[in-house]
Molecule: c-di-GMP-I riboswitch aptamer
RNA sequence: AAAUACCUAAGGCAAACCUUCUGAAAAGAAGGGACGCAAAGCUAUGGAUCUAAGGAUGAUUAAAAUCUACGAUUGCCAGGUUGCAUUA
Numbered sequence: 001a002a003a004u005a006c007c008u009a010a011g012g013c014a015a016a017c018c019u020u021c022u023g024a025a026a027a028g029a030a031g032g033g034a035c036g037c038a039a040a041g042c043u044a045u046g047g048a049u050c051u052a053a054g055g056a057u058g059a060u061u062a063a064a065a066u067c068u069a070c071g072a073u074u075g076c077c078a079g080g081u082u083g084c085a086u087u088a
Stems, first nucleotide, its partner, number of pairs: 004088002012037002017032006035075001041081003045078003048073003054068004
C1' cells in the first nucleotide's frame, strides 16, 4: 500500500406522514419528522418497477380505451466507482 473478515458508532444519512414549491404524472426540492441504513455516498450501465405529457393505434363531432420513455426510482437487485471509525 492492497485485498479479505469480524466488532463497534463519536459523527453521518433519513422511510411513512405533515406543510410549501416544481412537475402532465410518476416523482423531486426545502422545512418538520424517524421506519430503518455500514455505503440508505456517487453513477440509470443490465434487469425490475412506477408514470404516460408528447407520439402511435383506434375513433373522428369530441372523448374514452390500448401501446410506447426520450420521464422517474440507486431506500428494488446486480454492475461500475469513491470513501469513514476500530481491530486482526